[in-house]
RNA sequence: GCCCAGGUAGCUCAGCAGAGAGAGCGCCUGCAUCGUAUGCGGGAGGCCGGUGGUUCAAGUCCAUCCCUGGGCU
Repeated sequence: GCCCAGGUAGCUCAGCAGAGAGAGCGCCUGCAUCGUAUGCGGGAGGCCGGUGGUUCAAGUCCAUCCCUGGGCU
C1' cells in the first nucleotide's frame, strides 16, 4: 500500500429498511434465609464510531473519514 471482517448498554453479542432499540452477564433494589450463597420479582443504563447521501421511512443501503482484528505483497 491492497483485500476482508467488525464498531449497538459497563462487558459479550443479537437486530440483514416499516418502526416501542433487545438478550445474557454485571450494577441498584424488594421478597425468601439468622446470615451468606442461591432463587424469584422489579429498576436504572445506549439515540446505534463521525460526517454526508439514498428513501415516505435507515442500527439496517451507499460514499468518505476514524478506530479494532485478520490476510497478502